[in-house]
Context: one part of a larger RNA
């Protein structure tokens, strides 16, 4: 032992300088430099908050100083859906009834109803414009679905249509590890063509060249059906294999990710001319090659004292009941609710009394170097408030 220890210590995070504004400016805006983060400190959700979102106004008090600024205050604004989810359906689990168990209750058991997934099943969208703040929701082109009526074409139907009842079967529908083929996202290089810079007349160097859903064609592997009928075996595979339970071949159906045209005479982006401006005209917006996936589709193998959901719903089929229309493609009208949707998603908006060095789930994650999502350095986009 002070106005008293706080306002430095952790992840080697930083600011300078010059203009604004205002009573006042290291912090608040602009602006060039300059440094930070790069499987994040960028972007999309989910939970859980709950107006914290925008705009205008404000500085008492919150902000570990100041504050002209704020996730503070105070007053107006904001969340738009047939196609995104929720709504439907089950699953573990749960409530309920009723009966069973007990002297009586809890525990349990049976049987029926009901709940119960915003990451599991599932009908249907995509690109661009637009606000101060919403957008697969508003708008502008395009396209999809279910259902309902109407209308037309084929075709089925008293050998029994649609509908109900019941039963089966297929999909929906599913481990683990590992392998083989086929793609795509993406990244690269190179040529060209446009703008811009350097350099000096050869060129070089930087940026850019981008576009869904949907609808046609087209598409292997496997599978199915017809035919063929194998030993002197033969056919196949990256690799195990395969065959009279029918190989080899031959023909004909079904069959994915995708590509590739239409979607596009659009839309986006650039760029030139005229225009104070808003805007108007006008041109361009091109080829190739390489690399590639932890995504995506296909078909195999190995394991297992572990065998890897369930229903809505959708189509077949069979048997009954039923008694007249019934499918399927087309065209053409019309309906299509209700509920969420703002913002944050964190070294300040969620939990931890805090603007807390703690905790928190999934997605996407370029580029050079690398075996690599390490480790350093860099795009984009973010910060410079460990106030």
């Nucleotide at each position: 032992g002070a106005g008293u220890a706080g306002c430095a210590g952790c992840a080697a995070a930083a600011g300078u300088u010059g203009g604004g504004u205002g009573a006042a400016a290291a912090a608040c805006c602009c602006a060039a430099c300059c440094a930070c983060c790069u499987a994040c400190u960028c972007g999309g959700c989910a939970a859980g908050g709950g107006u914290u979102u925008u705009u205008c106004g404000c500085c008492a008090a919150u902000g570990u100083u100041a504050a002209u600024c704020a996730g503070g205050c105070g007053a107006a604004a904001g969340u738009u859906a047939g196609c995104c989810g929720a709504u439907c359906c089950u699953a573990a689990c749960c409530a309920c009834a009723u009966c069973u168990u007990u002297a009586a209750c809890c525990u349990g058991g049976a049987u029926g109803u009901g709940g119960g997934a915003a990451a599991g099943g599932g009908a249907a969208a995509c690109c661009g414009g637009u606000u101060a703040a919403u957008a697969u929701u508003c708008c502008g082109g395009u396209g999809c679905c279910a259902c309902u009526u109407a209308g037309a074409a084929a075709c089925c139907a008293a050998u029994g249509c649609a509908u109900c009842a019941u039963g089966c079967a297929u999909a929906a529908a599913c481990g683990a590890u590992u392998c083989a083929g086929g793609a795509u996202a993406g990244c690269u290089c190179g040529a060209c063509c446009a703008u811009a810079g350097c350099c000096g007349u050869c060129g070089c160097u930087a940026u850019g060249g981008u576009u869904a859903a949907g609808c046609a064609u087209a598409g292997a592997a496997u599978c199915u059906g017809a035919g063929g009928g194998a030993g002197u075996c033969u056919c196949g595979u990256c690799a195990u294999g395969a065959g009279g339970a029918g190989a080899a071949c031959u023909c004909a159906g079904a069959g994915a990710a995708u590509a590739u045209g239409c979607g596009a005479u659009g839309a986006g982006g650039c760029c030139u001319g005229c225009g104070u401006a808003a805007g108007c005209a006008g041109g361009c917006u091109u080829c190739g090659g390489g690399c590639g996936a932890u995504u995506c589709c296909u078909g195999g193998a190995u394991c297992c004292c572990a065998u890897g959901a369930a229903a809505a719903u959708a189509u077949g089929u069979a048997u009954g009941a039923g008694a007249a229309g019934g499918u399927u493609u087309c065209u053409a009208a019309g309906u299509g609710a209700u509920c969420g949707u703002a913002c944050c998603g964190a070294g300040a908006a969620c939990c931890g009394a805090c603007a807390c060095a703690g905790g928190u789930g999934c997605c996407u994650u370029u580029g050079c170097u690398g075996a690599g999502u390490a480790g350093g350095c860099a795009a984009a986009g973010g910060u410079g408030u460990c106030u």